A computed fold for a 350-nucleotide part of an RNA from an uncultured bacterium, annotated as small-subunit ribosomal RNA, central domain. Its Rfam family is "Bacterial small subunit ribosomal RNA".
Context: one part of a larger RNA
């Protein structure tokens, strides 16, 4: 060097874009760098290995061969890889047509509910629990009616359903905008795949800065209970926060614990979006493309299970793993306002 792995045992980067690099469809011609074959030169001797010879044998000495898998040069071969030229259309892309969607950003608006305020009716309780108490209420609560204020979230539809790269996304309307799928034609002609470093105005929640906002909920905190105690679980309150704008942070069981791409490999059954065919048909049957579930054959797997959305069979590229603890710690560096994040050991113990 080769050789093993990564759903759950250690191990898939949170996600995307993408330079270098690696890999790359199909036909013909050309070249001959890689590749293959031969020649020549060189590859010191000794040693190792093989066949002999000499000391009584051996060690030892000695003759010949082989080996020296290399390098240089030259001739040839041209399947494959590479370079060059001309093409092709099955990969990739563009246009037109049709289409589904909680995809994104901005603006507007609606109804229910909670809370609060004002007024009316009305009187002694309300609230809460396992039971209570703190709490609220004769200064008129709770209940009920009318009017108003304000903030946040959008019941039903709603789904094994949809969209998005991931995080995630849900009342309704308008504006701007990204991506996808299908059918048939036309066009470009390999323009592709992956991607270290890098880049991102990507990235839940919590947290931070400045300024707003604040209905409900609610870390902290206070009180009441429970208890041997109760810095908890339960109850009454309640501030940050939760909401908005702008700027940071950059982490999660960021999970399908399953990287991306392509091809191939029995079926069955739902569902979402599109297209075709048959039957008069809104309907049924059937074929097909794309998504999303369940079951299952081969195969795989330590088993569980996976099984055309693979964990099967193969190829390409990247990330990562190498006993447990020490430790995602220390030190250094980079980033951050901070909190901290990223990178990331060793001694020592087992």
């Nucleotide at each position: 060097c080769u050789g093993g792995g990564c759903g759950u045992a250690a191990a898939g980067g949170g996600c995307a874009c993408g330079c270098a690099g690696g890999c790359g469809g199909u036909g013909a011609c050309u070249u001959a760098a890689g590749u293959g074959a031969g020649g020549u030169g060189u590859g010191a001797a000794a040693g190792c290995c093989c066949c002999g010879g000499g000391c009584u044998u051996a060690a030892c000495c000695u003759g010949g061969g082989a080996a020296u898998u290399g390098c240089a040069u030259u001739u040839c071969a041209u399947a494959c890889u590479g370079g060059g030229u001309c093409g092709c259309u099955a990969g990739a892309g563009u246009a037109c047509u049709u289409u589904a969607g909680g995809g994104a950003g901005g603006g507007g608006u609606a109804g229910a509910a909670u809370u609060c305020c004002a007024c009316g009716u009305g009187u002694a309780g309300c609230g809460g629990u396992g039971a209570a108490a703190u709490g609220c209420g004769u200064a008129g609560a709770g209940a009920u009616g009318u009017g108003g204020a304000g903030g946040a979230a959008u019941a039903c539809c709603g789904a094994a359903g949809g969209c998005g790269a991931a995080g995630g996304c849900a009342g309704c309307c308008c504006c701007u905008u990204g991506g996808g799928a299908a059918u048939g034609u036309a066009c470009u002609g390999a323009c592709g795949c992956u991607c270290a470093u890098g880049u991102g105005c990507c990235g839940a929640a919590a947290g931070c800065g400045u300024g707003g906002g604040g209905a409900g909920c609610a870390a902290a905190c206070a009180g009441g209970a429970u208890u041997a105690g109760a810095u908890a679980c339960c109850c009454u309150g309640g501030u940050a926060g939760u909401c908005c704008a702008c700027g940071c942070u950059g982490u999660a069981a960021a999970c399908g614990g399953u990287g991306a791409a392509u091809a191939c490999u029995a079926g069955g059954u739902g569902u979402c979006g599109g297209g075709g065919u048959g039957c008069a048909a809104a309907g049924c049957a059937u074929c097909u493309c794309g998504g999303u579930g369940c079951c299952g054959u081969c195969g795989c797997u330590a088993a569980c299970g996976c099984a055309a959305u693979a964990a099967g069979u193969a190829u390409u590229c990247c990330a990562c793993c190498u006993g447990g603890g020490g430790a995602g710690u220390a030190c250094g560096u980079u980033c951050g306002c901070a909190a901290g994040a990223a990178u990331g050991a060793a001694a020592c113990c087992c």